[in-house]
The part of an RNA shown here (small-subunit ribosomal RNA, 5' domain) has 518 nucleotides and comes from an uncultured bacterium. Its mean pLDDT, the model's own confidence on a scale to 100, is 85. The RNAcentral record of the full RNA draws on Greengenes and SILVA.
Context: one part of a larger RNA
RNA sequence: GAAUGAACGUUGGCGGCGUGGAUUAGGCAUGCAAGUCGAGGGAGAACCCGCAAGGGGGACACCGGCGAACGGGGUAGGAAUACCUAGGUAACGUACCCUCAGGACGGGGAUAGCCACGGGAAACUGUGGGUAAUACCCGAUGAACUUCCCUAUAAGAAACGAGGGGAAGCAAAGGUGAGAUUCCACCUGAGGAGCGGCUUAGGUCGUAUUAGCUAGUUGGCAGGGUAAUGGCCUACCAAGGCGAUGAUGCGUAGGGGGUGUGAGAGCAUGGCCCCCACCACUGGCACUGAGACACUGGCCAGACACCUACGGGUGGCUGCAGUCGAGAAUCUUCGGCAAUGGGCGCAAGCCUGACCGAGCGACGCCGCGUGCGGGAUGAAGGCCUUCGGGUUGUAAACCGCUGUCGGAGGGGAUGAAGUGUACGGGAGCAAUCUCCUGUAUUUGACAGAGCCUCGGAGGAAGCACGGGCUAAGUUCGUGCCAGCAGCCGCGGUAAUACGAACUGUGCGAACGUUAUUC
Numbered sequence: 001g002a003a004u005g006a007a008c009g010u011u012g013g014c015g016g017c018g019u020g021g022a023u024u025a026g027g028c029a030u031g032c033a034a035g036u037c038g039a040g041g042g043a044g045a046a047c048c049c050g051c052a053a054g055g056g057g058g059a060c061a062c063c064g065g066c067g068a069a070c071g072g073g074g075u076a077g078g079a080a081u082a083c084c085u086a087g088g089u090a091a092c093g094u095a096c097c098c099u100c101a102g103g104a105c106g107g108g109g110a111u112a113g114c115c116a117c118g119g120g121a122a123a124c125u126g127u128g129g130g131u132a133a134u135a136c137c138c139g140a141u142g143a144a145c146u147u148c149c150c151u152a153u154a155a156g157a158a159a160c161g162a163g164g165g166g167a168a169g170c171a172a173a174g175g176u177g178a179g180a181u182u183c184c185a186c187c188u189g190a191g192g193a194g195c196g197g198c199u200u201a202g203g204u205c206g207u208a209u210u211a212g213c214u215a216g217u218u219g220g221c222a223g224g225g226u227a228a229u230g231g232c233c234u235a236c237c238a239a240g241g242c243g244a245u246g247a248u249g250c251g252u253a254g255g256g257g258g259u260g261u262g263a264g265a266g267c268a269u270g271g272c273c274c275c276c277a278c279c280a281c282u283g284g285c286a287c288u289g290a291g292a293c294a295c296u297g298g299c300c301a302g303a304c305a306c307c308u309a310c311g312g313g314u315g316g317c318u319g320c321a322g323u324c325g326a327g328a329a330u331c332u333u334c335g336g337c338a339a340u341g342g343g344c345g346c347a348a349g350c351c352u353g354a355c356c357g358a359g360c361g362a363c364g365c366c367g368c369g370u371g372c373g374g375g376a377u378g379a380a381g382g383c384c385u386u387c388g389g390g391u392u393g394u395a396a397a398c399c400g401c402u403g404u405c406g407g408a409g410g411g412g413a414u415g416a417a418g419u420g421u422a423c424g425g426g427a428g429c430a431a432u433c434u435c436c437u438g439u440a441u442u443u444g445a446c447a448g449a450g451c452c453u454c455g456g457a458g459g460a461a462g463c464a465c466g467g468g469c470u471a472a473g474u475u476c477g478u479g480c481c482a483g484c485a486g487c488c489g490c491g492g493u494a495a496u497a498c499g500a501a502c503u504g505u506g507c508g509a510a511c512g513u514u515a516u517u518c
Stems, first nucleotide, its partner, number of pairs: 001518004006514005013368006019361002026324003030321003035066003040063002047056003073279003082204008092196003097192007105139004114129006145169007174184002205251003212242003217239004222234003254276004258269004281302005304315004332358001334357003340354001341352004371401004381392004405459001407454004414447002420441009462507005467488003473502005483490002
């Protein structure tokens, strides 16, 4: 000099864009953060019409489907099962999406909800009866697919099997509608896209005052397990494997894109944003599923906290706000789904603390303003003085002007594209459907550039420093005291170094100090 997720002191006008729990991965009151589908199923409350019968209506629950493995948070652990770069998978998976091909036949038994009777303080739960499905089960069919057998090029053997043949195995669900080859769903297969699993090589902190480490250990064979390779696991066999090119141990640490600095080499660093990994009160475990060993799912154990009728139960903010604690230190218990994106749905739409916005903080960067021109008897006051004067100083007063920002009022481009509905046109297989297109209608939480009007210099300047380094000095007070200080050093009676005043210098809505990096 540059830099910071900064803090502290004094001061503080406006705006834009960013940014804000770095410490206790300490504990948490409260609200919200994942639902949706009635065009799968049964049942059907409130309410409305009706004298009634009946009709409409469809909530909360229940079965069922999809989602809940994304999105959001944090960096505890982990020094290699991680990350980065370049490969491999002839050793693998893939729900939703796209393309193509084919299919959807016939039966059955239950069980929630419901009804009846109970148990319990509660959480919750038992028995009996009875009911439905796109829930579940059985059979049929099987192009393709999976497994096995035979077979060519093909050779001495082994292995493989494009193509061909044979055997065995595995499917399905309907809905809307007056009407389905056509729309929405369902089943099988092939291919794709995207995503993921596994694996190879190289690279990735300190310490030798850590030198030896290792029995599933290293390899083989067989089997099990997995979507898949593999000591991943098991039995048997062999005795290997790693290590001064640092094994093993100990300490520290999320990695990268990047960021800071520097002429570069390098050094330091990994906050916000993006990619990857890991974690979800602590430890362990599996279930479901295309996908988890699963933050707001389950089970067991533990600590902690809460409820209890003492028998027993309930909970997990490292989601958004918020609270306590610790700390030098870090914000609102806000608005909205209008936009972008996500889940579900044919759709309308619903949900979304993702997100978009607003609020708070000079925490950072940037921009703007606090006026402009004239004005000498160089006024008064202050300070200094050699008492003549000098300086503050065109500074003020005063005169003329302007109207940025702030204030008040008005109006307002834009962030809105869509989607749906209605009426048309065209194309596609007959239309309820798909695609293209026109008109009308419909959607803003929040912000608002630029513009117009009013008014009047009015509302807006401080901080540090002045011995040298280092730009800028005089007087008074103090008297090795009080104090200053980054280094050198000042202060013991004339202190340009302490304190104050005047004055000057630097920067300016900031200026200094402290801490840290280069």